[in-house]
Context: one part of a larger RNA
RNA sequence: GGAUGAACGCUAGCUACAGGCCUAACACAUGCAAGUCGAGGGGCAGCGGGAAUUAAGCUUGCUUAGUUUGCCGGCGACCGGCGCACGGGUGCGUAACGCGUAUCGAACCUGCCUCAUACUGGGGGAUAGCCUUGCGAAAGCAAGAUUAAUACCCCAUGGUUCCAAGUCACCGCAUGGUGGUUUGUAUAAAGAUUUAUCGGUAUGAGAUGGCGAUGCGUCCCAUUAGCUAGUUGGCGGGGUAACGGCCCACCAAGGCGACGAUGGGUAGGGGUUCUGAGAGGAAGGUCCCCCACAUUGGAACUGAGACACGGUCCAAACUCCUACGGGAGGCAGCAGUGAGGAUUAUUGGUCAAUGGGCGGAAGCCUGAACCAGCCAAGUAGCGUGCAGGAAGACGGCCCUAUGGGUUGUAAACUGCUUUCAGUCGGGAAUAAUUCGUCGGUCGUGACCGACGUUGCAGGUACCGUCAUAAGAAGGACCGGCUAAUUCCGUGCCAGCAGCCGCGGUAAUACGGAAGGUCCAGGCGUUAUCC
Numbered sequence: 001g002g003a004u005g006a007a008c009g010c011u012a013g014c015u016a017c018a019g020g021c022c023u024a025a026c027a028c029a030u031g032c033a034a035g036u037c038g039a040g041g042g043g044c045a046g047c048g049g050g051a052a053u054u055a056a057g058c059u060u061g062c063u064u065a066g067u068u069u070g071c072c073g074g075c076g077a078c079c080g081g082c083g084c085a086c087g088g089g090u091g092c093g094u095a096a097c098g099c100g101u102a103u104c105g106a107a108c109c110u111g112c113c114u115c116a117u118a119c120u121g122g123g124g125g126a127u128a129g130c131c132u133u134g135c136g137a138a139a140g141c142a143a144g145a146u147u148a149a150u151a152c153c154c155c156a157u158g159g160u161u162c163c164a165a166g167u168c169a170c171c172g173c174a175u176g177g178u179g180g181u182u183u184g185u186a187u188a189a190a191g192a193u194u195u196a197u198c199g200g201u202a203u204g205a206g207a208u209g210g211c212g213a214u215g216c217g218u219c220c221c222a223u224u225a226g227c228u229a230g231u232u233g234g235c236g237g238g239g240u241a242a243c244g245g246c247c248c249a250c251c252a253a254g255g256c257g258a259c260g261a262u263g264g265g266u267a268g269g270g271g272u273u274c275u276g277a278g279a280g281g282a283a284g285g286u287c288c289c290c291c292a293c294a295u296u297g298g299a300a301c302u303g304a305g306a307c308a309c310g311g312u313c314c315a316a317a318c319u320c321c322u323a324c325g326g327g328a329g330g331c332a333g334c335a336g337u338g339a340g341g342a343u344u345a346u347u348g349g350u351c352a353a354u355g356g357g358c359g360g361a362a363g364c365c366u367g368a369a370c371c372a373g374c375c376a377a378g379u380a381g382c383g384u385g386c387a388g389g390a391a392g393a394c395g396g397c398c399c400u401a402u403g404g405g406u407u408g409u410a411a412a413c414u415g416c417u418u419u420c421a422g423u424c425g426g427g428a429a430u431a432a433u434u435c436g437u438c439g440g441u442c443g444u445g446a447c448c449g450a451c452g453u454u455g456c457a458g459g460u461a462c463c464g465u466c467a468u469a470a471g472a473a474g475g476a477c478c479g480g481c482u483a484a485u486u487c488c489g490u491g492c493c494a495g496c497a498g499c500c501g502c503g504g505u506a507a508u509a510c511g512g513a514a515g516g517u518c519c520a521g522g523c524g525u526u527a528u529c530c
Base pairs, nucleotide, nucleotide: 001530002529003528004527006526007525008524009523010522013382014381015380016379017378019375020374021340026338027337028336030335031334032333035082036081037080040079041078043075044074047073048072049071050069051068052067053066054065055064056063057062058061089293090292091291098218099217100216101215102214103213104212105211108210109209113206114205115204116203117202118201119200120199121155122154123153124152131144132143133142134141135140161186163184164183165182166181167180168179169178170177171176191198192197193196219265220264221263226256227255228254231253232252233251234250236248237247238246268290269289270288271287272283273282274281275280295316296315297314298313299312318329319328320327321326346372348371349370350369354368355366356365357364358363385416386415387414388413395407396406397405398404399403420471422466424464425463426462430457435452436451437450438449439448440447441446442445474519475518476517477516478515479500480499481498485514486513487512488511489510495502496501
């Protein structure tokens, strides 16, 4: 000098953009953050409509009230499907194939999506809900009766599918791979409705996502020198989507290490960021990719995918409820609270856009996201006026003091302008879609065209009008380093100080004043890195 997720002191007009718990992975009140599908199902608690019926009023077919009825719109709870493994948070752990980079899988999986081929036949038994009964303070649980499905099960059919055995051809990088063929064995399906769509099953291929293996790279300590029994390898098995001591039985005695094993400390890694002429050094907050974690520890279930933040079970600590028998909870999601700390924001708005989940769609959900609020915490822009004006005014300060110097064109005064703030008015883009109506082409769905509809931010940005220099400058420093000096006070006191050092009666170094220098909506100090 540059830099910062900074803090503190003094000061502070406006706008835009980006940023904002670095400490206690400490504990959390409250609300929200993952639902959706009635075009899978039985049903009908609530809402709206219809129908039937009863009663009252009476205008004799209308109103009001009651009852019944899932008949319709729809739908709480329930069964079922898909999603909840994404998105969002944090950096505890991890020195590791965790990450980065390169390669390999002839050792693998992949829901939704795309393409291709074939199929979608017949039957059955349950169960939730509802109802009845019981237990419990509650959380909830049990028994009986009964019912549906795209829930579950059985039979059939079944191929290039799986498995086993045989055989032929071709290929390779060792184990082997690909294709053909024969026999045997095993396994499918689901319907809905507006009849045209949405689905279902099997197989192959693709895409996407994941899993595994390997080379190289990846902090400090040798005041850590030896470490290792599933340890290293083999045969056989188990397990897995798959390879593998991953696990197991048996056999062998190996394996790693001064090219740093083992141990200890520290730490998420990278893209990148800061600095530097570079080489390097330091950092890893925001954004993106990967990893790990979800109060602590362990475990599996479901599923295409988890060993699952807002799922389950067990143990532990803590908190809460309790009728003392027993139960409930997990903000390292968004806000917010307490605590810690030098320090870090609102218990805001909207799904309008982008994206995600479900749905045929309308749509619903979305603290993802987009916006708004707070904060000079950063960067950038703008303003606080411009021109003229010498009796060089008054006042202040200084001096060699009837005078002069300086503050200083500074002020007053004259003319001009009006950004920003203020007043009044106009007023966006972000919107493309979807959907509805009409028309056209193929054809009842898609595409195209026209019109209508959809905006949180927001009456915001922006533009114009009006008036007036009007409402808007400070901080640090002035001995040398280092740009900028005089007077007064003090008297080794009070104090200053980054280093050298200053102060003991003429202090350019302390305190004040005047003047000056530097930067400026900031200026200094502290901390840290280069």